[in-house]
RNA sequence: AUUCAGUCCCCGCGCGGCACACACCUGCGAACCCCGUCAGGUCGGGAACGAAGCAGCGGUAAGUGGGUCACUGUGGGCGCCGCGGGAACGCUGGGUCUG
Numbered sequence: 001a002u003u004c005a006g007u008c009c010c011c012g013c014g015c016g017g018c019a020c021a022c023a024c025c026u027g028c029g030a031a032c033c034c035c036g037u038c039a040g041g042u043c044g045g046g047a048a049c050g051a052a053g054c055a056g057c058g059g060u061a062a063g064u065g066g067g068u069c070a071c072u073g074u075g076g077g078c079g080c081c082g083c084g085g086g087a088a089c090g091c092u093g094g095g096u097c098u099g
Base pairs, nucleotide, nucleotide: 001096002095003094004093005092006091007090009086010085011084012083013082014081015079016078018075019074020073021072023068024067025066026065027064028063034059035058036057037056042051043050044049
């Protein structure tokens, strides 16, 4: 001097992991404007019966607490991870050539 590889800088992609959301399980959860069943009482009826239906009970919705970690989505100066492209011509190591 040159060449190869790595590194410092930028971008993109992938992989892993973290967090959140979704999903699933479970609990709570509606005086009435959700459903069912409707004691009592009310209404219709001569009666038999019927009707509406409060409380209560059961279920459920919006919402909310806890749990689970497989899928999905999002995020990030998370990663001694991998790949590609760009920039730079500094550093490290190897090879070759010349003095």

A computed fold for a 99-nucleotide RNA from a Ktedonobacterales bacterium, annotated as Bacterial small signal recognition particle RNA.
Lineage of the source: Bacteria > Bacillati > Chloroflexota > Ktedonobacteria > Ktedonobacterales.
Rfam family: Bacterial small signal recognition particle RNA. It is annotated as a non-coding RNA gene.